[in-house]
RNA sequence: CCGUGCUAGGCGGGGAGCUCGUGGUGCCCUGUACCCCCAAUCCACGUAUGGGGGGCUGAACUCCCGCCCGAGGCUCGGGCCGCUGCUCGAGCGGACCCGUGUGACGGUGUUGAGGGUCGGGUCCUGCGCAACGGGAUCUCGCAAACCGAGUCAGGUCCGGAAGGAAGCAGCUCUCAGCGGACUGUCCCGUGUGCCGCAGGCAAGCCUGGCCGGAGCCGCCGCCGGGCGCCGCCUCGGGUAGCGGUCGGGUCGACGGCGGGUGCACGG
Numbered sequence: 001c002c003g004u005g006c007u008a009g010g011c012g013g014g015g016a017g018c019u020c021g022u023g024g025u026g027c028c029c030u031g032u033a034c035c036c037c038c039a040a041u042c043c044a045c046g047u048a049u050g051g052g053g054g055g056c057u058g059a060a061c062u063c064c065c066g067c068c069c070g071a072g073g074c075u076c077g078g079g080c081c082g083c084u085g086c087u088c089g090a091g092c093g094g095a096c097c098c099g100u101g102u103g104a105c106g107g108u109g110u111u112g113a114g115g116g117u118c119g120g121g122u123c124c125u126g127c128g129c130a131a132c133g134g135g136a137u138c139u140c141g142c143a144a145a146c147c148g149a150g151u152c153a154g155g156u157c158c159g160g161a162a163g164g165a166a167g168c169a170g171c172u173c174u175c176a177g178c179g180g181a182c183u184g185u186c187c188c189g190u191g192u193g194c195c196g197c198a199g200g201c202a203a204g205c206c207u208g209g210c211c212g213g214a215g216c217c218g219c220c221g222c223c224g225g226g227c228g229c230c231g232c233c234u235c236g237g238g239u240a241g242c243g244g245u246c247g248g249g250u251c252g253a254c255g256g257c258g259g260g261u262g263c264a265c266g267g
Stems, first nucleotide, its partner, number of pairs: 001267006009057003012030004020046005034054005063260006072251006079245012091232004096226004101222003105218004115211008123200006129193002131190007139180004148173004156165003
C1' cells in the first nucleotide's frame, strides 16, 4: 500500500419554552435526515444525552475536535420612526350661568312704574264656637218555664180547730238585654268651617292706604366675564402598549477550511 472480517462511532442539528436540572413529545429555524411503541395539567432520566425493541453503515464525502461564515431565536437600550390608548395643558367650537353693558321687538306705566313705608289675606300654633261621626244618658216599646218582685185560683204542707207556711200556672211590675226615636245633656274623634279670639310670620303670591315722580318686565341677537360640562383627523408635554428600524450581548442550523481517530488475519 492492497484485500477480507470486525469494533468505537454514526444514521440529523439548533433556538425559545417547560423543568431543580437534562433529554424527548408539541412550537419555530435549518433542509432531507433508518423503522416500530410511549409522552403536556406529559414521558424518561440524575450527569446521562429520553426509555424499550429491531435494522443499516462503519475508520472516512460519512466519525471526533478547532476556526470562519451565518438562516433564525432570545435579551438589553433615558437610540430613532410610526400607530393606538390614558392623562395634563393650550387653542377653537358648542352647551350652561352671570351682567348698573348694548340693540331690535312685544307688553306695561302720569287713570302713577321701579323703590320706600303702614296694614290685610293666603300660611303656622293654641283656645273657643259650629258642623259631622261614634258612644253613654234621657225617652218609648218589647222583655225572666225555674234560679227576680208583688198578688197568688187550683193543689200541697203544719194544726183537733181557729189559723198559719211555702208556692206552680195566670196577671202586674222590673233586671240583664234587644229594638225604635232622635230632642236635650255629657264624653271622644275629625282630609270639616267665606266662623270668632290670641300669638307667630324667614321667603313667595294676592291686595288696600300713604310718600315719591319715570321707568319696569319678557324674549332674541351682539358684547364682556365665568365654567369640576361636551366635542375636535388643532397643537404641545407626560405615560403605557404594539410594530418597524438601528446598536450592544448571547445561543447558533446549513455550509467552508484545517487537524485527529482503531483491532484481527492474509498478500
Bacterial large signal recognition particle RNA from an Actinomycetota bacterium, 267 nucleotides, folded computationally.
NCBI's taxonomy places the organism under Bacteria, Bacillati, Actinomycetota.